[in-house]
Molecule: transfer RNA
Organism: Candidatus Aminicenantota bacterium
RNA sequence: GCGCCUGUAGCUCAGUAAGGAUAGAGCAGCGGUUUCCUAAACCGUUGGUCGCUGGUUCGAGUCCGGCCAGGCGCG
Numbered sequence: 001g002c003g004c005c006u007g008u009a010g011c012u013c014a015g016u017a018a019g020g021a022u023a024g025a026g027c028a029g030c031g032g033u034u035u036c037c038u039a040a041a042c043c044g045u046u047g048g049u050c051g052c053u054g055g056u057u058c059g060a061g062u063c064c065g066g067c068c069a070g071g072c073g074c075g
Base pairs, nucleotide, nucleotide: 001074002073003072004071005070006069007068010027011026012025013024020058029045030044031043032042033041051067052066053065054064055063
């Protein structure tokens, strides 16, 4: 330099095939129940410019272009 994959909550990930209504799960955080206390368990709750930017569209996490970061391969 070229090709492919990945980027979504504090962390690990789903959702992308075939665009559609308030974007989800587990863990973590906070509050509570329980307990002599702690842990565990259970209930409730908080948290997102979906890597950045532009485009297509009535509508984009999803499609298209450029860029950034990480990984793998080739030279």